[in-house]
Bacterial RNase P class A from a Planctomycetales bacterium, 408 nucleotides, folded computationally. It is recorded under the gene name rnpB.
RNA sequence: GGAGCGGGCCGAGCGGCCGCGGCGGAGUUGCCUCUGGUGAUUUCGUCGAGGAAAGUCCGGGCUUCACAGGACACGGUGGUGGGUAACACCCACCGUUCGCAAGGACCGGGAUAGUGCCACAGAAAGUAAACCGCCGACCGCGCGAAACGGCUUGCCGAUUCGUGGCGAGGUAAGGGUGAAACGGUGCGGUAAGAGCGCACCAGCGAAUCGGGUGACCGAUCGGCUAGGUAAACCCCACCGGAAGCAAGACCAAGCAGAACGCAGUUCGUUGAUGUCGAAAGGUUUCAACGGCGCGAGGCGGUUCGUCUCGUAAUGACGUUCGGGUAGGUUGCUAGAGCUGGCGAGCAAUCGCUAGCCCAGAGAAAUGGCCGUUCACGACAGAACCCGGCUUACAGGCCCGCUCCGAUU
Numbered sequence: 001g002g003a004g005c006g007g008g009c010c011g012a013g014c015g016g017c018c019g020c021g022g023c024g025g026a027g028u029u030g031c032c033u034c035u036g037g038u039g040a041u042u043u044c045g046u047c048g049a050g051g052a053a054a055g056u057c058c059g060g061g062c063u064u065c066a067c068a069g070g071a072c073a074c075g076g077u078g079g080u081g082g083g084u085a086a087c088a089c090c091c092a093c094c095g096u097u098c099g100c101a102a103g104g105a106c107c108g109g110g111a112u113a114g115u116g117c118c119a120c121a122g123a124a125a126g127u128a129a130a131c132c133g134c135c136g137a138c139c140g141c142g143c144g145a146a147a148c149g150g151c152u153u154g155c156c157g158a159u160u161c162g163u164g165g166c167g168a169g170g171u172a173a174g175g176g177u178g179a180a181a182c183g184g185u186g187c188g189g190u191a192a193g194a195g196c197g198c199a200c201c202a203g204c205g206a207a208u209c210g211g212g213u214g215a216c217c218g219a220u221c222g223g224c225u226a227g228g229u230a231a232a233c234c235c236c237a238c239c240g241g242a243a244g245c246a247a248g249a250c251c252a253a254g255c256a257g258a259a260c261g262c263a264g265u266u267c268g269u270u271g272a273u274g275u276c277g278a279a280a281g282g283u284u285u286c287a288a289c290g291g292c293g294c295g296a297g298g299c300g301g302u303u304c305g306u307c308u309c310g311u312a313a314u315g316a317c318g319u320u321c322g323g324g325u326a327g328g329u330u331g332c333u334a335g336a337g338c339u340g341g342c343g344a345g346c347a348a349u350c351g352c353u354a355g356c357c358c359a360g361a362g363a364a365a366u367g368g369c370c371g372u373u374c375a376c377g378a379c380a381g382a383a384c385c386c387g388g389c390u391u392a393c394a395g396g397c398c399c400g401c402u403c404c405g406a407u408u
Stems, first nucleotide, its partner, number of pairs: 001404010012373007020048013050379001054390002057388005062244004074240005079093005094108001095106004109235002114233002116229003131175002133171003139167003142163005148157004183201006202225001204222002207220005248330004257321005264292001266291007274283003293311008337356008374377001
């Protein structure tokens, strides 16, 4: 100098003016149950989005409901050890695999519990099988040869040898199919072959020894060989109650409901009616209207006036009660918090200590303008909180490491 690998951080800066939301102080003012509470408004001070506030995918806090115990079902997790409130997260290590390397990837338990599946091709896709090929030792047939026996002298019989030309059969080396075919290479062996035997290699083992907390690693030994698939059912180990801040808690108009309470058996007029009487008339009961009284409510006012309703079991009246709608308050942000120091640990992380307070709305605030500087500005907006993961992102900064080349 070039090419790469891993990790961390920032996410325009400064100044001025105006505006918006929360909290605190002060002023003015409305209302109320008036040492106070609450609303409006002015002003001062102070605070006011993110690394992902996002997706809502995991885990927890918190809340309400449910809940004897156990098992089953269902879902999740899945190398080992550690961290943590917990995790599908993080750290360290192991194994497999990719890379020359720094490093990366892994949906990384079990295929020796059982079941299923393995397209096409192929004989065969798993305890079986044989298409081509090879062999055909042993058994049988055919053909040839040899010597022997018999007789009808060129035929028969049995024996032996040869022959792959056939049959039964053997084989799994070679060919062929396939993603995958019951270890690989070599030597021996054989009729041909074959872990059939041996050597080496690979693989397997619940064997022995050694190392490690462990996953696992190394050495030796053993028998000879065991296909893949569990993101197929399944088996094993461990974990899991449900719903979510529109959770929930408190206060509580109006309407509806429940209980209790409340004032004349008054006077008059008219009408109807029963009854007594010859009649005049007396008397009973009921209804309507009016007067006065009483009760309740409204209005004006100040102890009165006026209006409306009711007056014997009702009312649009009063008091009380429970649940609870509208509405209000709370949950709500000081927390598994942030920053620094020291200590433990390889690390994740934990402990001690000092300092700090960093949005909290409820139709929902965080915006606009101007000046100036620069690398010229990406993705994107809190809504109960926290730990993760994932996804989006203009541009920039820093640290550690690897390989190649050059120079000293």

NCBI's taxonomy places the organism under Bacteria, Pseudomonadati, Planctomycetota, Planctomycetia, Planctomycetales.